Context: one part of a larger RNA
RNA sequence: CUCUCGUUAAGGAACUAGGCAAACGGGUCCCGUAACUUCGGAAUAAGGGACGCCUCCGCAAGGAGGCCGCAGCGAAGCAGCCCAGGCGACUGUUUACCAAAAACACAGGUCUCUGCUAAGGUGAAAACCGAUGUAUAGGGGCUGACGCCUGCCCAAUGCCAGUCGAUUAAUCUAAGUUGUUAGGGGUAACCCAAAGCAUCGAGGUGAAGUCCUGGUGAAUGGCGGCCGUAACUCUAACGGUCCUAAGGUAGCGAAAUUCCUUGUCGGCUAAAUACCGACCCGCAUGAAAGGCGUAACGACUUGGGCACUGUCUCAACGAGAAGCUCG
Numbered sequence: 001c002u003c004u005c006g007u008u009a010a011g012g013a014a015c016u017a018g019g020c021a022a023a024c025g026g027g028u029c030c031c032g033u034a035a036c037u038u039c040g041g042a043a044u045a046a047g048g049g050a051c052g053c054c055u056c057c058g059c060a061a062g063g064a065g066g067c068c069g070c071a072g073c074g075a076a077g078c079a080g081c082c083c084a085g086g087c088g089a090c091u092g093u094u095u096a097c098c099a100a101a102a103a104c105a106c107a108g109g110u111c112u113c114u115g116c117u118a119a120g121g122u123g124a125a126a127a128c129c130g131a132u133g134u135a136u137a138g139g140g141g142c143u144g145a146c147g148c149c150u151g152c153c154c155a156a157u158g159c160c161a162g163u164c165g166a167u168u169a170a171u172c173u174a175a176g177u178u179g180u181u182a183g184g185g186g187u188a189a190c191c192c193a194a195a196g197c198a199u200c201g202a203g204g205u206g207a208a209g210u211c212c213u214g215g216u217g218a219a220u221g222g223c224g225g226c227c228g229u230a231a232c233u234c235u236a237a238c239g240g241u242c243c244u245a246a247g248g249u250a251g252c253g254a255a256a257u258u259c260c261u262u263g264u265c266g267g268c269u270a271a272a273u274a275c276c277g278a279c280c281c282g283c284a285u286g287a288a289a290g291g292c293g294u295a296a297c298g299a300c301u302u303g304g305g306c307a308c309u310g311u312c313u314c315a316a317c318g319a320g321a322a323g324c325u326c327g
C1' cells in the first nucleotide's frame, strides 16, 4: 500500500452520473397527527414527553417523597422522515449463474368459436384430455382494479351472410383423331380400310372458391392539401377549390412520444440543458396495440427538502487480516 472494522476538530453533499456507501432514526407507554380518499385508509403520518434505583400508600393500575450518573428501551436487538411528478391499480411472477422492472400475471371489460361423439388439444392409431363438465359451461384473441369515457371511415385486407348471372377441377358424356389389321386394290413398292383393342379428344355436364350483392372495427387497419378573408397589426369564426373510404372527435400534449430544442413564460436555485406548473407551432399524441384521471400499494423511476453523516474540503489515528522485511 490492500482488505475488514472503529473514532475524528471545523464545515455538512461543497462528493458524485446519482447522498453510491456510511451515518441518523429505531423499543414500550402517553400526548398528538395534514392534504387527499374508493371512507377502509393515508397513520407508527409528521411532531412532542416519559423510561433507573430506594421508601411509603394502594388488591392492582397508579400516586407521593427521596437518591445517583455524562448517559436509566444504560448491553444486544430494533422504521430515517417529508413534499411533488412518471409508470404500473393492488398481493403476486420472471431472465437458476450480469436485467426484478414501467416487463408477465391478475380480478374486471369485451369480441369470437362451441348444442355435446361440443369446440379445442395430444397421439401413427386405439384412445385420452376438455369433463364424469353442458352456454351462469368450455376453448381462443385483445384489454387490464376503480371513475369518466371509448368519436369518424366497410374503399383495401380479413371474417360473416347471400347468390339470378359470369368463371372454374376431376368426373360423366361425346363428334371425331391417330395406331393396329380381317378384308379390298395393286406386277411390285405400296395404298384404302370395317369391327375390336389402344391413343388423343372439340362440344356438353360439372361443386366449393373467385367475380358479384350486402353486413361487420373492443376485426387487420386508416383518420388530407392549397388559396383568400375582420375598421392598427396579428390571427381567422367565415369563404373558395382539389382529393379521399373517411379526413383525428373527447381528452391529453416539448410528454417513457418534440427533430428544430437548453422552444417560450412562470416557479424552485446565488447560479439549473434537470424538475414542477403553464402555453400549443403534436418533425411523428389520441381513444380496449385503449384515452384521460385516480386513493392505496412499489428493493421501480425523476426532482426538491429536513435530519444525518469521513461522500467531500483533506486527511489523521487506532484494531484485526493478508502481503512485505528478518528469522
Base pairs, nucleotide, nucleotide: 002321003320004319005318006317007316008315010313011312014311019308027051028050029049030048031047036041038145052067053066054065055064056063057062068072080306081305082304083303084302085301086300087298088297092104093103108143109142110141111140112139113138114137120129121128122127146293147292148291149290151223152222153221156220157219158216159215160214161213162212165211166210167209172204173203176200178198179197180196183192184191185190224242225241226240227239228238251285252282263279264278265277266276267275
Source information: This is a predicted structure of a 327-nucleotide part of an RNA (large-subunit ribosomal RNA, domain IV) from a Fimbriimonadaceae bacterium. The organism belongs to Fimbriimonadaceae, within Bacteria. It matches the Rfam family "Bacterial large subunit ribosomal RNA". It was read from a public genome assembly.